[in-house]
Context: one part of a larger RNA
RNA sequence: GGCGUAUGGGGAAUGCCUAGGCUCUCAGAGGCGAAGAAGGACGUGACAAGCUGCGAAAAGCUACGGGGACAGGCACAUACUGAUUGAUCCGUAGAUAUCCGAAUGGGGCAACCCGGCAUAUUGAAGAUAUGUCACCUAGCAAUAGGAGCGAACCCGGAGAACUGAAACAUCUAAGUACCCGGAGGAGAAGAAAACAAAAGUGAUUCCGUAAGUAGUGGCGAGCGAACGCGGAUUAGCCCAAACCAUAAUUGUUACGGCAGUUGUGGGGUUGUAGGACUACGAUAUGAGCGAUGUAAUGAAUUAGAAUUGGAUGGAAAUCCAAGCCAAAGACGGUGAUAGCCCGGUAUAAGUAAAGAUCAUCAAUCUAGUAGUAUCCUGAGUAGUGCGGGGCACGUGAAACCCUGUGUGAAUUUGGCGGGACCAUCCGUUAAGGCUAAAUACUCCUGAGAGACCGAUAGUGAACCAGUACCGUGAGGGAAAGGUGAAAAGAACCCUGAAUAAGGGAGUGAAAAAGAUCCUGAAACCAUACGCUU
Numbered sequence: 001g002g003c004g005u006a007u008g009g010g011g012a013a014u015g016c017c018u019a020g021g022c023u024c025u026c027a028g029a030g031g032c033g034a035a036g037a038a039g040g041a042c043g044u045g046a047c048a049a050g051c052u053g054c055g056a057a058a059a060g061c062u063a064c065g066g067g068g069a070c071a072g073g074c075a076c077a078u079a080c081u082g083a084u085u086g087a088u089c090c091g092u093a094g095a096u097a098u099c100c101g102a103a104u105g106g107g108g109c110a111a112c113c114c115g116g117c118a119u120a121u122u123g124a125a126g127a128u129a130u131g132u133c134a135c136c137u138a139g140c141a142a143u144a145g146g147a148g149c150g151a152a153c154c155c156g157g158a159g160a161a162c163u164g165a166a167a168c169a170u171c172u173a174a175g176u177a178c179c180c181g182g183a184g185g186a187g188a189a190g191a192a193a194a195c196a197a198a199a200g201u202g203a204u205u206c207c208g209u210a211a212g213u214a215g216u217g218g219c220g221a222g223c224g225a226a227c228g229c230g231g232a233u234u235a236g237c238c239c240a241a242a243c244c245a246u247a248a249u250u251g252u253u254a255c256g257g258c259a260g261u262u263g264u265g266g267g268g269u270u271g272u273a274g275g276a277c278u279a280c281g282a283u284a285u286g287a288g289c290g291a292u293g294u295a296a297u298g299a300a301u302u303a304g305a306a307u308u309g310g311a312u313g314g315a316a317a318u319c320c321a322a323g324c325c326a327a328a329g330a331c332g333g334u335g336a337u338a339g340c341c342c343g344g345u346a347u348a349a350g351u352a353a354a355g356a357u358c359a360u361c362a363a364u365c366u367a368g369u370a371g372u373a374u375c376c377u378g379a380g381u382a383g384u385g386c387g388g389g390g391c392a393c394g395u396g397a398a399a400c401c402c403u404g405u406g407u408g409a410a411u412u413u414g415g416c417g418g419g420a421c422c423a424u425c426c427g428u429u430a431a432g433g434c435u436a437a438a439u440a441c442u443c444c445u446g447a448g449a450g451a452c453c454g455a456u457a458g459u460g461a462a463c464c465a466g467u468a469c470c471g472u473g474a475g476g477g478a479a480a481g482g483u484g485a486a487a488a489g490a491a492c493c494c495u496g497a498a499u500a501a502g503g504g505a506g507u508g509a510a511a512a513a514g515a516u517c518c519u520g521a522a523a524c525c526a527u528a529c530g531c532u533u
Stems, first nucleotide, its partner, number of pairs: 001532009015518001016482002020453002022450007029442002031149002039100003042055003046078001050074002061094006070082003105114003115133007135146004153184001154182004164171001168218001194201002205232005215223002236434003239378001243266010271412001273377004277371004286365002290361004297354001301349003307322005323340002325329001331343003383407008393419001414429005469476002489517001492504004
């Protein structure tokens, strides 16, 4: 020096655990804000640095309800207080709520500075206090509304590139990401100028299928329907116009009126065309804002069954034996594994605000028959030329929809569509509007689940984490859990300079659980012994 064995140091793996995560299900809620939000700054405690709570009325104030013995948050010490004359605590409703922040009297380098007006202080004043004073929209005004924040979902506007095509330009990625505007608990869409095909369906939305089919495509890469069928859920309506009335106003007049425009009320709303109009007839049927009563439910909360003995052990819930409850054998805790020890659980009860449902009243809305001469039925619209976009469809034989620009109809014997176009046939009635449900999502609340993770995992974050730290900044972004059943957290003594460290003693089942604390692998270091060179 090497190897081996043993004993230690060091180190933190591993095992076990879970206080935190992840993914879902059911139910709720789906907003907050000028009555000042979200988010902050600064304060606030007997002593008070941090977190939490709160706001100069400041870990809190008031009322009512619950509750019934301790309480003064995390936080365990001291002091001092409060509480059966009912505290702390829980629920509901209020009060207070500094300054900044949309921030709104003006300004500003957020949490600061400086004003006007009114009133008060006997108030003259470079004073103080309280209130008030931004902008936009509507309105004559009084006044009302708006703004800002918020996770996803939704609609609209605007809109990439990497990438794929094994290069790349049409194409793809993708109308995706990102940006902007807007709305709601959903949003959008929606009651056929729809589909279909010789038979029919009957608003929209969503799911399954049709189907990776028909198509489209440098016919490359790719993109990719519909009809029909099966389901979820179902709901239909209102204007404009014709016509009538009325008000204002304009024109005209033979002063009797007539006509136009605008407003208001009635009327009326469709394809088997309907309505106006003329004639006739009737008060039917259904819906229903809202009001009053009723009261299932409904906060905190209350009641809530049943076990003993022996053995082992530090400890019994374990084992042995014998019982008991069960509308409760969910779950969690208790010194090891508990239906019967504790909290609970099944079940039952309870009530403030609120209140489904039901009953009564009830504003308001809602229907016909026949005739068909005349009138009405959405115009710079439909269509069309040129240029684009959307449709699964890249200009193609390219219909259909939207539109920038130019042009520009018809009027029910009308118009549009059925994938160039024409005819027949069929369907439908554009150029106004509203509409629940089935559908999408989860920042948030409650209950629960997991062939999800278990501290290098699971959220970045189990722990005072979006912290420490880094960066001028946008931004980036950690590490870090476990004594013990209980602190019983080691009185006292010794070594020592020592409040370091250690050795005794003591506690404990255990201290080889001693706070760098469960277990305690390996690397690495050391000591002793053995073998060997």
This is a predicted structure of a 533-nucleotide part of an RNA (large-subunit ribosomal RNA, domain I) from Aquimarina aquimarini. Rfam family: Bacterial large subunit ribosomal RNA. Model confidence (mean pLDDT): 84 of 100. It was read from a public genome assembly.